SAM riboswitch aptamer (S box leader), 103 nucleotides, folded computationally. Its Rfam family is "SAM riboswitch aptamer (S box leader)". From the family's description: The SAM riboswitch is found upstream of a number of genes which code for proteins involved in methionine or cysteine biosynthesis in Gram-positive bacteria. The SAM riboswitch acts at the level of transcription termination control. The predicted structure consists of a complex stem-loop region followed by a single stem loop terminator region. Of the family's consensus pairs, 97% are formed in the model.

């Protein structure tokens, strides 16, 4: 690199450095000097580890959030391939993202 497997409609700064991009990919449409990727601190959340509780002893639920990660404009920004349709909307599947686990 690849494979499995869950998740993906909610959450999360008027902060510091930094200086022009970014939003995975093509098309779209946006965000951006009223500061963009990045890094630092803040925060969210609770996937995996741990503490606690509970007890129906379970690959259980609760809880805490201290380690390990992820997140931190817009539904995963929408389209992207197939169904059904009142033609505009649903559902599904691929992608992709993250987790855990395999190798």
């Nucleotide at each position: 690199a690849u494979c499995u497997u869950a998740u993906c409609a909610a959450g999360a700064g008027c902060g510091g450095c930094g200086g022009a991009g970014g939003a995975a990919c093509a098309g779209g449409u946006c965000c951006u000097g009223u500061g963009a990727a990045g890094c630092c601190c803040g925060g969210c959340a609770a996937c995996c580890u741990g503490a606690c509780a509970u007890u129906u002893u379970a690959u259980g639920u609760g809880c805490c959030a201290a380690g390990g990660u992820g997140c931190u404009a817009a539904u995963u920004c929408c389209u992207g391939c197939g169904g059904u349709u009142u033609u505009u909307a649903c559902c599904g599947a691929g992608a992709g993202a993250u987790g855990a686990g395999a190798g």